[in-house]
RNA sequence: CGGAGCGUGGCGCAGCCUGGUUAGCGCACUUGUCUGGGGGACAAGGGGUCGCCAGUUCGAAUCUGGCCGCUCCGA
Numbered sequence: 001c002g003g004a005g006c007g008u009g010g011c012g013c014a015g016c017c018u019g020g021u022u023a024g025c026g027c028a029c030u031u032g033u034c035u036g037g038g039g040g041a042c043a044a045g046g047g048g049u050c051g052c053c054a055g056u057u058c059g060a061a062u063c064u065g066g067c068c069g070c071u072c073c074g075a
Stems, first nucleotide, its partner, number of pairs: 001074007010027004020058001029045006051067005
């Protein structure tokens, strides 16, 4: 320098192809109950507006462009 993939709660991921109901799942976290305690079980709850900026559209996590970061391949 060229190409490809990825970026979504604290962590790991789905959703994107085919735009539209409230952005969801597991773990973790908080509270309560049970338990002598620990651990565990059950119930309830909080936390993200989707890497950033712009565009298209009635409507964007999803489509388009640019940029940033990480990983891989090639030179």
Record summary:
The prediction has a mean pLDDT of 80. Transfer RNA from an Alphaproteobacteria bacterium, 75 nucleotides, folded computationally. It matches the Rfam family "tRNA". By type it is a transfer RNA. Its family is annotated with triplet codon-amino acid adaptor activity in the Gene Ontology. The source organism's lineage runs through Bacteria, Pseudomonadati, Pseudomonadota and Alphaproteobacteria.